[in-house]
RNA sequence: CAAGUAAAUCACCUUAUCGCUCUUUUACUAUACUUGUUUUAGUACUAAGGGAGGAAAGUCCGAACACCAUAGUGCAAUAUAGUGGUUAAUGGCCACCAGUCGUGAGAUUAGGAAAAGUGCAACAGAAAGUAUGUACAGGUAAUGCUGUAGUGAAACCGGGUAAACUCUAUGUGGUGCAAUGUCAUGUAAACUAGCGCUUGAAGGCUGCACGUCUGAUGCUAGAGGGUAGGCAGCUAAAGUGUAUAGGUAACUAUACAUUCAGAUAAAUGAUAAGGGUGGUUUUGGUUUAAUUUUAAAUUAAAAUCAUACAGGAUUCGGCUUAUAGAUUUACUUUAAUA
Numbered sequence: 001c002a003a004g005u006a007a008a009u010c011a012c013c014u015u016a017u018c019g020c021u022c023u024u025u026u027a028c029u030a031u032a033c034u035u036g037u038u039u040u041a042g043u044a045c046u047a048a049g050g051g052a053g054g055a056a057a058g059u060c061c062g063a064a065c066a067c068c069a070u071a072g073u074g075c076a077a078u079a080u081a082g083u084g085g086u087u088a089a090u091g092g093c094c095a096c097c098a099g100u101c102g103u104g105a106g107a108u109u110a111g112g113a114a115a116a117g118u119g120c121a122a123c124a125g126a127a128a129g130u131a132u133g134u135a136c137a138g139g140u141a142a143u144g145c146u147g148u149a150g151u152g153a154a155a156c157c158g159g160g161u162a163a164a165c166u167c168u169a170u171g172u173g174g175u176g177c178a179a180u181g182u183c184a185u186g187u188a189a190a191c192u193a194g195c196g197c198u199u200g201a202a203g204g205c206u207g208c209a210c211g212u213c214u215g216a217u218g219c220u221a222g223a224g225g226g227u228a229g230g231c232a233g234c235u236a237a238a239g240u241g242u243a244u245a246g247g248u249a250a251c252u253a254u255a256c257a258u259u260c261a262g263a264u265a266a267a268u269g270a271u272a273a274g275g276g277u278g279g280u281u282u283u284g285g286u287u288u289a290a291u292u293u294u295a296a297a298u299u300a301a302a303a304u305c306a307u308a309c310a311g312g313a314u315u316c317g318g319c320u321u322a323u324a325g326a327u328u329u330a331c332u333u334u335a336a337u338a
Base pairs, nucleotide, nucleotide: 002333003332004331005330006329007328008327009326010325012275013274014273015272016271017270018269020051021050022049023048024047026044027043028042029041030040032038033036053309057320058319060318061317062316063315064314065176066175067174068173077172078171079170080169081168082096083095084094085093086092097111098109099108100107101106112167113166117165118164119161120160129157134149135148136147137146138145180232181231182230183229191222192221193220194219195218202214203213204212205211239258240257241256242255243254244253245252246251276307277306278305279304280303281302282301283300284299285298286297287296288295289294
């Protein structure tokens, strides 16, 4: 140099214009009363600040949280399976042992039981799990009785196979934020109770009475469930970053710093310009080698192409899958060449 192995990181940037969403602030409008630097709601080319990921995805595993269910025991179903450790927890992760693969760095595991039972074994072979009796040789009163050969992964061995049933050990209640709680527009002139229905409840005129007018699908009071929609749940958490210490490691402890989406058919975008990175082509320069115009390396400019996978929806820890391109660290290399 080349070809590889393992792990980690980044996930295009800047400016301008036009927008989106949330919070706070300011102003204005409405509202309520307690009449106040008040409450609630709305509006705004007021201002400031926040605004997707390493997987937000699949929803596979484990938890938090919520509701429902739940004497005890058994059956069924299902998951896991070497040893030790780690964690809130796990079927995850780490270390070691063993097996398998690779020259190697490493990768990977379907790693309990075949002496409970059932099943299965292509081709070859006389015969494949109830054994059978081929060829040659030996032997017996007699018999595959004995040895060797041959086929095959396996030929009688308490054989192999549990990525077959099964057995053993251990574990597992169900549904998921569309959980759940709360307010209550409509249905509703509904429902319940009281009073009243021309012998007039109630209301208007009025300071009061009389009077007069209206008046029966009336007046007053009350409870319920919870559809639309609102609010809570909802994001300060097993949080994130850095450093130090312990541990082979997963991981843990301490200190300091930090606040980082909360929308609801669902915002985080669009356009333009410039730049970055990488590939390809062309042109020029430089160096090296052979050689007289070729090859290789390197560098500059221009043109052109590419710049992925993909997007929150209660929240975490894992796993799996998708992913253009770039960078870093540690390590390996049989053979060949120098």